The RNA shown here (Bacterial RNase P class A) has 345 nucleotides and comes from Thalassocella blandensis. NCBI's taxonomy places the organism under Bacteria, Pseudomonadota, Gammaproteobacteria, Cellvibrionaceae, Thalassocella.
RNA sequence: GGAGUGGGUCAGGCAAUCGCUCCUGCUUGCAGGGGAGGAAAGUCCGGGCUCCAUAGGGCAGAACGCCAGGUAACGCCUGGGAGGCGCGAGCCUACGGAAAGUGCAACAGAAAGCAAACCGCCUGUUAUGCAAAUAAUCGGUAAGGGUGAAAAGGUGCGGUAAGAGCGCACCGCACAGCUGGUAACAGUCUGUGGCGUGGUAAACCCCGUUCGGAGCAAGACCAAAUAGGAAUCCAUUGGCGCGGCCCGCGCUGGAUUCGGGUAGGUUGCUUGAGGCUUGUGGUGACACAAGUCCCAGAUGAAUGAUUGUCCGCGACAGAACCCGGCUUAUCGACCCACUCCGACC
Numbered sequence: 001g002g003a004g005u006g007g008g009u010c011a012g013g014c015a016a017u018c019g020c021u022c023c024u025g026c027u028u029g030c031a032g033g034g035g036a037g038g039a040a041a042g043u044c045c046g047g048g049c050u051c052c053a054u055a056g057g058g059c060a061g062a063a064c065g066c067c068a069g070g071u072a073a074c075g076c077c078u079g080g081g082a083g084g085c086g087c088g089a090g091c092c093u094a095c096g097g098a099a100a101g102u103g104c105a106a107c108a109g110a111a112a113g114c115a116a117a118c119c120g121c122c123u124g125u126u127a128u129g130c131a132a133a134u135a136a137u138c139g140g141u142a143a144g145g146g147u148g149a150a151a152a153g154g155u156g157c158g159g160u161a162a163g164a165g166c167g168c169a170c171c172g173c174a175c176a177g178c179u180g181g182u183a184a185c186a187g188u189c190u191g192u193g194g195c196g197u198g199g200u201a202a203a204c205c206c207c208g209u210u211c212g213g214a215g216c217a218a219g220a221c222c223a224a225a226u227a228g229g230a231a232u233c234c235a236u237u238g239g240c241g242c243g244g245c246c247c248g249c250g251c252u253g254g255a256u257u258c259g260g261g262u263a264g265g266u267u268g269c270u271u272g273a274g275g276c277u278u279g280u281g282g283u284g285a286c287a288c289a290a291g292u293c294c295c296a297g298a299u300g301a302a303u304g305a306u307u308g309u310c311c312g313c314g315a316c317a318g319a320a321c322c323c324g325g326c327u328u329a330u331c332g333a334c335c336c337a338c339u340c341c342g343a344c345c
Stems, first nucleotide, its partner, number of pairs: 001341010012310007020035007037316001041327002044325005049215004056247004061211005066080005081095001082093004096206002101204002103200002118145002120141003124137005153171006172195001173193005178187003219267004229258006238252004274293008
C1' cells in the first nucleotide's frame, strides 16, 4: 500500500419563526417538560396480560431433534463436538435412527438390496490339426477390462487349475476394555473378530422431548335508545361449554330464521421479565449488587412548514396493549480487533 474476516456506534447537524399532540402547574391560556425505528416492516416463533373456566386424562395432529449452559420462555442466544468449505482470519449444517419395515434413484451397464456374468481367465470333453492351436460345450471364477456418481472394503505377499479375506501383515470396519472430558466425543492405546458392499428419512416410518383456545376490535364500567319482538325444531335417554375426537367435569334449557334499536363516552393505555453507569462472578450468552433516570400514548389517527448555514448530500422507511427473538429491506460515515499478499527500512 492492497485484499478480506468478525464486532460496535450514528440515522443529517446547527440557528430562528410559526404550527400539532400528551403530561404537570395554575392566574383558563400561559409557563415548564416530553413526543416514532434499527428495523416501527413480516404477522413467523415465544411469552406477559384479559376472558372462556372449576380445568384433568388419553388419542389424533403439530413443532423441535449432537452435547452442555443462558433465559419468563422459545423453533432464540452462548460455548463446545462432529461433518463440510476457505491459504487464513473465519463461515455453513433441517446434526436422533438405514441391522424394525415400506418406498425412490433417469440413462448407461451383465448386474444398483440382501443382486450379477458382457468381454475375459481356468480344468475337463468333443471335432479339426503333424504340432502349436482353433471352434463348440459341461463346470469353476469375480482378481483383470468395460459402464456408471456409486459395482460383493484398500495395499502388498503367499496360495490356487484359474481366482477370491482363501490365508497373512498393515490400514479400514464392528464389538469390548482402558485413558481424557459433566457430556456430545476423542485416542499413533489394548484385545477379539475375517467382518451381510452403498445412498436417501427437508420420503413414508420408528424413537425422544414439548404443546388448551381466542385475542386490546381481549376485557371492564357509564349513558342513551328500542320491540321484556315473532315463528319453527329438539328437550333430561336431551342440550350447551371447553381448537378436532373420546372419557371425565361443570351448567340447566338450547338451536335456526325473520324483524327492530344502539354503535356514544371512560378505562384498559404505558413504571416495565425497563434504560443507563459502576463493581463482582463467568471463556461467553448472562447473573447479582449499588447508584441514577422516566424516555410517545394518538383514536379518520399527533412531531409539520418556512428561512439561513454546514456537510459525509441523507437510503429502507411511521408506534396503535406490551416485551424477548428470528427473517426481510437498506444510502452511507466512523471506530476496534484479527487474517492474507506485495514493497521498503

Background
Its Rfam family is "Bacterial RNase P class A". Rfam classes the family as a ribozyme.